[in-house]
Order: sequence, then structure tokens, then C1' cells
RNA sequence: AAAACAGUUUAGCAUAACCGUCAAAAGACGGCGACGCAAAGCCACGGGUCUAAUGUUUUAAAACGAUGAUCGCUGAGUUGCAACA
Repeated sequence: AAAACAGUUUAGCAUAACCGUCAAAAGACGGCGACGCAAAGCCACGGGUCUAAUGUUUUAAAACGAUGAUCGCUGAGUUGCAACA
């Protein structure tokens, strides 16, 4: 350097759907259920995306618009587990 063989713990989280509750909605929470995830743990500081109530514009239809939401969109921050070297 090449080839072959063997090995990689204990676990964790929980998509969609369905049921219930909350919310204007997005969505969240609980139950059930697993599509997947080596951070699919936490965090809304940056970007993206979603909703558009109170509002603004409009003859109207509609449009604009987070202060709302999303960390299982992503960057950053922060914490944790295993093996090998």
C1' cells in the first nucleotide's frame, strides 16, 4: 500500500394520519402511531418559510403587513452519548 474477514454498546427522539384541548390562523400541547434522525437535545440572535387577528390600502375582489409560528428549513450559540485512532 492492496485485498479479505470481523466488530461498532446502552439507549434516545418521534413524520404523516387519527382522537381530544387551545388558538383568528399558522401552529402548539396530550394520547395513539413511526416516516425518518448521530444531535430530529436546548435556544427565536441572523436568514428563510408559514399564517394574517388588531390594522393599512382598495369601488370591490383582493393586496400589504408580525407583535404570531416554525430549531424535523438553515446559520450561529450551547449541552450530551459511543467507538476507533

This is a predicted structure of an 85-nucleotide RNA (c-di-GMP-I riboswitch aptamer) from Methanosarcina sp. ERenArc_MAG2. The organism belongs to Methanosarcina, within Archaea. The coordinates come from a structure-prediction model, not an experiment, and the mean pLDDT is 84. It matches the Rfam family "c-di-GMP-I riboswitch aptamer". Its family is annotated with cyclic-di-GMP binding in the Gene Ontology. The model forms 95% of the base pairs in the Rfam consensus. The sequence was found by an Rfam model in a public genome assembly.